[in-house]
RNA sequence: ACAGGGGAGCCGCACCGCGGCUGAGAGGAGGCACACGGCCUCGACCCUCUGAACCUGAUCUGGGUAAUGCCAGCGAAGGGAGU
Numbered sequence: 001a002c003a004g005g006g007g008a009g010c011c012g013c014a015c016c017g018c019g020g021c022u023g024a025g026a027g028g029a030g031g032c033a034c035a036c037g038g039c040c041u042c043g044a045c046c047c048u049c050u051g052a053a054c055c056u057g058a059u060c061u062g063g064g065u066a067a068u069g070c071c072a073g074c075g076a077a078g079g080g081a082g083u
Stems, first nucleotide, its partner, number of pairs: 001083002003048004009021005028042005054079003060073004
């Protein structure tokens, strides 16, 4: 450089938007769906084998919190996207 992978949690309220917590990121734009809070495309951000981005184990264990993968363990254990 091009291409590819990934997540979007918890809480409060006068509840759809505003605020608080952690974080790189907690949904910015457009579209679809229409009682569900989802899906698709794009964007932002992180990661691409030198791979702890992310997923599984896991409705796990310990600590802590208003609450939560909030922190630690599990654990370099298995998987995980490149030229």
Notes: This is a predicted structure of an 83-nucleotide RNA (TPP riboswitch aptamer (THI element)) from an uncultured Thermoleophilia bacterium. It was read from a public genome assembly, where an Rfam model found it. Model confidence (mean pLDDT): 76 of 100.